RNA sequence: UGAUUAGCUCAGUUGGUUAGAGCGUUUGCUUGACGUGCAAGAGGUCACAGGUUCGAGUCCUGUAUCUCC
Repeated sequence: UGAUUAGCUCAGUUGGUUAGAGCGUUUGCUUGACGUGCAAGAGGUCACAGGUUCGAGUCCUGUAUCUCC
């Protein structure tokens, strides 16, 4: 200096209605079986603690961890 969002890799627009994708995972269908394919589902203290605001993943402050110089 940059980063921290699902088990992993990552999006998230000027602060606005319910937080998403791919992979993985579970169940079902398909198969003699596996794989592939199809359908459905589960899974989140948005690192932690405060603040601002009608409203915060997003803005501000502090702390922690990682990365670069």
Molecule: transfer RNA
Organism: chicken gut metagenome